[in-house]
RNA sequence: GGCGUCGUGGCUUAGUGGCUAAAGCGCCUGUCUAGUAAACAGGAGAUCCCGGGUUCGAUUCCCGGCGAUGCCU
Numbered sequence: 001g002g003c004g005u006c007g008u009g010g011c012u013u014a015g016u017g018g019c020u021a022a023a024g025c026g027c028c029u030g031u032c033u034a035g036u037a038a039a040c041a042g043g044a045g046a047u048c049c050c051g052g053g054u055u056c057g058a059u060u061c062c063c064g065g066c067g068a069u070g071c072c073u
Stems, first nucleotide, its partner, number of pairs: 001072007010025004018056001027043005049065005
């Protein structure tokens, strides 16, 4: 330099045009305990990497950029 894949709460992922973006782990509060842990109940936390385009509507499709990763040279 060329081709491809990926970027979503703190972490790991799901969602792939439509109403409030979902789950597990973690975090916070409460119950329980002598006290922790576990268990149970509740809660906070994501302008979906950035900019533009298409569309009535974009996390999702298209273009460019940035980053990560794989292959080729």
This is a predicted structure of a 73-nucleotide RNA (transfer RNA) from Brachionus plicatilis.
The sequence is in RNAcentral, with records from Rfam.
Its mean pLDDT, the model's own confidence on a scale to 100, is 81.
Its Rfam family is "tRNA". About the family: Transfer RNA (tRNA) molecules are approximately 80 nucleotides in length. The family's RNA type in Rfam is transfer RNA.